[in-house]
Molecule: transfer RNA
Organism: Candidatus Avilachnospira avicola
RNA sequence: GCCGAUAUGGCUCAAUUGGCAGAGCAGCUGAUUUGUAAUCAGCAGGUUGAGGGUUCGAGUCCCCCUAUCGGCU
Numbered sequence: 001g002c003c004g005a006u007a008u009g010g011c012u013c014a015a016u017u018g019g020c021a022g023a024g025c026a027g028c029u030g031a032u033u034u035g036u037a038a039u040c041a042g043c044a045g046g047u048u049g050a051g052g053g054u055u056c057g058a059g060u061c062c063c064c065c066u067a068u069c070g071g072c073u
Base pairs, nucleotide, nucleotide: 001072002071003070004069005068006067007066010025011024012023013022019056027043028042029041030040031039049065051063052062053061
C1' cells in the first nucleotide's frame, strides 16, 4: 500500500426485508435471613466509534474518517 471483519449501557452480546434500542452479568433500593451468601421484586444506566447524506422514519442503506483484529504484498 491492498483486501476483509468488527465498533450498541461498566462487561459480554442481541436487535427479523428500514418501523418504540433489548437481554445476561455487574451496580443501586427493597423483601426474605440472627447476619452474610443465595433467592425474589423493583430502579438506574445508551446521542448505537466521529462527521455527513438518503428516507415520513436509520443501529440497519450510501459517502468519508478513526480505532482494533486478521490476511496479502